This is a predicted structure of a 363-nucleotide RNA (Bacterial RNase P class A) from uncultured Bacteroides sp.
RNA sequence: AGUUGGCCGGUCUGCCGCUUGCGCCUUUGUGCGCAUGAGGAAAGUCCGGGCAACACAGAGCGUCCCACUUCCUAACAGAAAGCUGUCCGCGAGGGUAGAGUAACGCAGAAGAAAACAACCGCCCUCCUUCUCUCGGAAGGAGGGUAAGGGUGAGAAGGCGGGGUAAGAGCCCACCAGUCUUGUGGCGACACAAGGGCUGUGCGUCUUGGGAGUUGUAAGGUCAUGUAAACCGGCGCAAGGAGAGUUGCUCGCUCGAUGCCGGAGGGUGGACCGCUAAAGCGCGUAUGGUGACAUACGGCUCAGAUAAAUGGCAGACACCUUGUCCCCUCGGACAAGGUACAGAACCCGGCUUACAGGCCAACU
Numbered sequence: 001a002g003u004u005g006g007c008c009g010g011u012c013u014g015c016c017g018c019u020u021g022c023g024c025c026u027u028u029g030u031g032c033g034c035a036u037g038a039g040g041a042a043a044g045u046c047c048g049g050g051c052a053a054c055a056c057a058g059a060g061c062g063u064c065c066c067a068c069u070u071c072c073u074a075a076c077a078g079a080a081a082g083c084u085g086u087c088c089g090c091g092a093g094g095g096u097a098g099a100g101u102a103a104c105g106c107a108g109a110a111g112a113a114a115a116c117a118a119c120c121g122c123c124c125u126c127c128u129u130c131u132c133u134c135g136g137a138a139g140g141a142g143g144g145u146a147a148g149g150g151u152g153a154g155a156a157g158g159c160g161g162g163g164u165a166a167g168a169g170c171c172c173a174c175c176a177g178u179c180u181u182g183u184g185g186c187g188a189c190a191c192a193a194g195g196g197c198u199g200u201g202c203g204u205c206u207u208g209g210g211a212g213u214u215g216u217a218a219g220g221u222c223a224u225g226u227a228a229a230c231c232g233g234c235g236c237a238a239g240g241a242g243a244g245u246u247g248c249u250c251g252c253u254c255g256a257u258g259c260c261g262g263a264g265g266g267u268g269g270a271c272c273g274c275u276a277a278a279g280c281g282c283g284u285a286u287g288g289u290g291a292c293a294u295a296c297g298g299c300u301c302a303g304a305u306a307a308a309u310g311g312c313a314g315a316c317a318c319c320u321u322g323u324c325c326c327c328u329c330g331g332a333c334a335a336g337g338u339a340c341a342g343a344a345c346c347c348g349g350c351u352u353a354c355a356g357g358c359c360a361a362c363u
Base pairs, nucleotide, nucleotide: 001363002362003361004360005359006358007357008356010316011315012314013313014312015311016310018037020035021034022033023032024031039340043351044350046349047348048347049346050345051215052214053213054212058250059249060248061247063211064210065209066208067207068082069081070080072078083098084097085096086095087094088093099206100205103204104203105202106201107200119149120148121145122144123143124142125141126140127139128138129137130136131135157175158174160172161171162170176198178195179194180193181192182191183190184189219272220271221270222269230262231261232260233259234258242254243253244252245251279299280298282297283296284295285294286293287292317338318337319336320335321334322333323332324331325330
């Protein structure tokens, strides 16, 4: 100077004002006293659950999610520890991807050509012209070539050598990929040896596993009160109007003083759900690399409902800067700063925000 992980992020006093609980008095009054009262993210609403209703009926199609290994968890698209590829960093580390390629499609534009390829070029043979001592130069025809050049994200694995008329895994050595064998590992894989010589990217698709919907404004109980009145449509014993069941279809269930809709009237109040939970920024022991598990012990910490948990003043604490003193440790004074932010049914994750500070390990 950095990287990773964890933690703190205010305290006290006075005055005034609130929520909830308990107690007391009673002048039943917004009385008095005591205690208590917002987070690590309460945020985002991205996931997973608890719980509630539909409702105990599924099936097909569709839609969506997950996808390397092992393991944790109530569960997860999450966490822990690892493996492989790739990018950033001097490094500690950080980001990102991870089932399959047998098939099908696309690859615009550029380029000869995106896999049956030849634009420039290289080589061989023949012909013509020029020059002419050999030789050489230009053009044409036929054949061979994919090493060199160009286009491109990508051009028939890469690079070096041999070989060839010129070239090519044609051959050799070293590598990448792939396959086989051996060793190690629970495994993803790693290491070693060997074989043949091997197009790229994206998408469709395929394979395996999974997902019912809605959501506390869910959903209940009580009370009050009006107009169970009016209009329209479809129906009324059914082989069924309609409703529900995810998006559709089928099926299933309910269903007749019925159902759908219109306009109108009344109420909009009280209580539950609502905080004891897969609980605890708890302790000890054992096991585990770890996330975590097991056992024993301890604790109980807001439940508001337009929404309380605050306002003012002072002091302290911490930090930054400056000045002065001091051998050092350190001390004094002045100024400034004290972050992000606010429960609303609850819990486990993820993501985002954060003035300043502390601890540990590593580079």

It matches the Rfam family "Bacterial RNase P class A". By type it is a ribozyme.